[in-house]
Context: one part of a larger RNA
Molecule: small-subunit ribosomal RNA, 5' domain
Organism: uncultured Acidobacteriota bacterium
RNA sequence: AAUCAACGCUGGCGGCGUGCCUAACACAUGCAAGUCGAACGCGGUUACUCCCGCAAGGGAGUAACUGAGUGGCGAACGGGUGAGUAACACGUGGGUGACCUACCUUCGAGUGGGGGAUAACGUCCCGAAAGGGACGCUAAUACCGCAUGACAUCCUGCUUUUGGAAAAGCGGACAUCAAAGCCGGGGAUCGCAAGACCUGGCGCUCGAAGAGGGGCCCGCGCCUGAUUAGCUAGUUGGUGGGGUAAUGGCCUACCAGGGCUACGAUCAGUAUCCGGCCUGAGAGGGCGGACGGACACACUGGGACUGAGACACGGCCCAGACUCCUACGGGAGGCAGCAGUGGGGAAUUGUUCGCAAUGGGCGCAAGCCUGACGACGCAACGCCGCGUGGAGGAUGAAGAUCUUCGGGUCGUAAACUCCUGUCGAGUGGGAAGAACAGUCUCGGGGCGAAUAUCCUCGAGGCCUGACGGUACCACUAAAGGAAGCCCCGGCUAACUCCGUGCCAGCAGCCGCGGUAAUACGGGGGGGGCAAGCGUUGUUC
Numbered sequence: 001a002a003u004c005a006a007c008g009c010u011g012g013c014g015g016c017g018u019g020c021c022u023a024a025c026a027c028a029u030g031c032a033a034g035u036c037g038a039a040c041g042c043g044g045u046u047a048c049u050c051c052c053g054c055a056a057g058g059g060a061g062u063a064a065c066u067g068a069g070u071g072g073c074g075a076a077c078g079g080g081u082g083a084g085u086a087a088c089a090c091g092u093g094g095g096u097g098a099c100c101u102a103c104c105u106u107c108g109a110g111u112g113g114g115g116g117a118u119a120a121c122g123u124c125c126c127g128a129a130a131g132g133g134a135c136g137c138u139a140a141u142a143c144c145g146c147a148u149g150a151c152a153u154c155c156u157g158c159u160u161u162u163g164g165a166a167a168a169g170c171g172g173a174c175a176u177c178a179a180a181g182c183c184g185g186g187g188a189u190c191g192c193a194a195g196a197c198c199u200g201g202c203g204c205u206c207g208a209a210g211a212g213g214g215g216c217c218c219g220c221g222c223c224u225g226a227u228u229a230g231c232u233a234g235u236u237g238g239u240g241g242g243g244u245a246a247u248g249g250c251c252u253a254c255c256a257g258g259g260c261u262a263c264g265a266u267c268a269g270u271a272u273c274c275g276g277c278c279u280g281a282g283a284g285g286g287c288g289g290a291c292g293g294a295c296a297c298a299c300u301g302g303g304a305c306u307g308a309g310a311c312a313c314g315g316c317c318c319a320g321a322c323u324c325c326u327a328c329g330g331g332a333g334g335c336a337g338c339a340g341u342g343g344g345g346a347a348u349u350g351u352u353c354g355c356a357a358u359g360g361g362c363g364c365a366a367g368c369c370u371g372a373c374g375a376c377g378c379a380a381c382g383c384c385g386c387g388u389g390g391a392g393g394a395u396g397a398a399g400a401u402c403u404u405c406g407g408g409u410c411g412u413a414a415a416c417u418c419c420u421g422u423c424g425a426g427u428g429g430g431a432a433g434a435a436c437a438g439u440c441u442c443g444g445g446g447c448g449a450a451u452a453u454c455c456u457c458g459a460g461g462c463c464u465g466a467c468g469g470u471a472c473c474a475c476u477a478a479a480g481g482a483a484g485c486c487c488c489g490g491c492u493a494a495c496u497c498c499g500u501g502c503c504a505g506c507a508g509c510c511g512c513g514g515u516a517a518u519a520c521g522g523g524g525g526g527g528g529c530a531a532g533c534g535u536u537g538u539u540c
Base pairs, nucleotide, nucleotide: 001539002538003537005536006535007534008533009532012386013385014384015383016382017381018379019378020344025342026341027340029339030338031337034073035072036071039070040069042067043066044065045064046063047062048061049060050059051058052057080297081296082295090221091220092219093218094217095216096215099214100213101212104210105209106208107207108206109205110204112146114144115143121136122135123134124133125132126131152176153175155172156171157170158169159168160167161166181202182201183200184199185198186197189196190195223269224268225267230260231259232258236256237255238254239253240252241251242250272294273293274292275291276287277286278285279284299320300319301318302317303316322333323332324331325330350376352375353374354373358372359370360369361368362367389419390418391417392416399410400409401408402407423481425476426475427474429473430472438462439461440460441459442458443457444456445455446454484529485528486527487526488525489510490509491508495524496523497522498521499520505512506511
């Protein structure tokens, strides 16, 4: 000097940060990932219209809201933790002639015509529950054939590049692989109508490129121990095969007998790594909490499924430990998400508010969801700022203390007088910015046959703030509400009196204390810091 600190005494305000370093111990409760009706069928509620009926009521349709379900996208992000890992984990620089990439952007081509199911639902059955079974019905942007299809795949010829495998370009040929619709608007024409047709928007399929993201490989760097000296059988290489998006002993069969190591293999210990942070004149040393990047993990171990992407924290299966429910047959669960609880510990906060902003998911949109995030709360835990008043005021009050008894000191300190009003307190006081967007109307432009729809730009109106009536401003009263802690033998700034008497005690080192102790305890005085001051731990 520093600290994710703790402890003791003390404590007025604000701003910005930080806050389980220990048990990757166990967890009650709530919330943390949904969304789309402009993909789809069914059900419910409400409103309206039409039909049947004398009526009660029934049926059909439209619209809004809504329920579970099918389907799509998301759930692989965001958030947490640091257990494991000494490793291509990370950092840095390269390679991929060995690769993938949903959504997004640009471009090219297409979107034809059919089919069979199934959940929901109904009936029945089993079960305490969780849940399950049989039969029957139905839809789709769900699923499956067919057609078409190239700059795609496969085969092949030539050319170019290359050491070569190969790649690129050009050409040829037998073949192979696609798709889905939905929501609006409309003048002419056709049509009884629905619609055809035209048109706007959102989608769908195949391909090319881009951006961003990722996989894999390599060089170099990356803690300690030799009281660890040898290690290795998928081991090292080859061939064939398998597997992957892709190289490769990644896996497998066979063959060869290799490979690593004193420049430290193997083994053991410790440890996430980095940007950075602390210290230091620097070199160096120490650290890796907060913030940012990467990695790893998600009760423990193993496994795959789905998918563009996972071997998947709030998905699935198996095993294990633990907890809970049970009708004893069987089931359910995983806070290292945000709060919170117990436990451990010297020690670390609210079971708060809001999606207003920023960002994310879904959606044409309106919007919905978001413990990410934004806020508020708690804690002097840290840094920074402010205040606890200012000026005057001596015959130097009282009091305390010391005294050589004359007086000295506390001390302009107080009282008292005159001011000021930061902070705090108060007021039915005023009040910014964070608001962009959205929606409605009008106008311009684009698409278009169109004045429609849709898109876009501009103007105007309406409307949106958790914090919060907050920051800030104004006004009111009043010095009123706001100072402690450590030290005073030397190092080291600061001295006396009393008590004690090697006792009681102090102490970082040297050392103090055995009758005048500046070193113990108290008083007075002084010194240093100050809403803090000391102590302890740790680092330089």